[in-house]
Molecule: Glycine riboswitch aptamer
Organism: Hyphomicrobiales bacterium
RNA sequence: AUCUCCCGCGCGGGAGAGAGCGGGGGCAACCCCGCCGCCGAAGGCGCAACCGCCCCGGAAACGCUCAGGCAAAAGGACCGCGCGAGAAAA
Numbered sequence: 001a002u003c004u005c006c007c008g009c010g011c012g013g014g015a016g017a018g019a020g021c022g023g024g025g026g027c028a029a030c031c032c033c034g035c036c037g038c039c040g041a042a043g044g045c046g047c048a049a050c051c052g053c054c055c056c057g058g059a060a061a062c063g064c065u066c067a068g069g070c071a072a073a074a075g076g077a078c079c080g081c082g083c084g085a086g087a088a089a090a
Base pairs, nucleotide, nucleotide: 004087005086007084008083009082010081011080012079013078018036020035021034022033023032024031025030037070038069039068043066044064045063046062050058051057052056
């Protein structure tokens, strides 16, 4: 140097589930309260498959649904590409 890994940024792709009902405010978008029905791929929590430097740690796309979400928009785990900085090794 290349490859790999972690983090951050940009671009592209990116699922699921009521445009729910009632009341109030508002020109509208929308906001608040109440009532059910649902979704899981922000986050969070739990079990633990699994992994490691195996004392002890790290831990899921599994589970829960507190939060979040259920037309569009926004968001979105994850994937690809690019850039930046770092780590290990040679």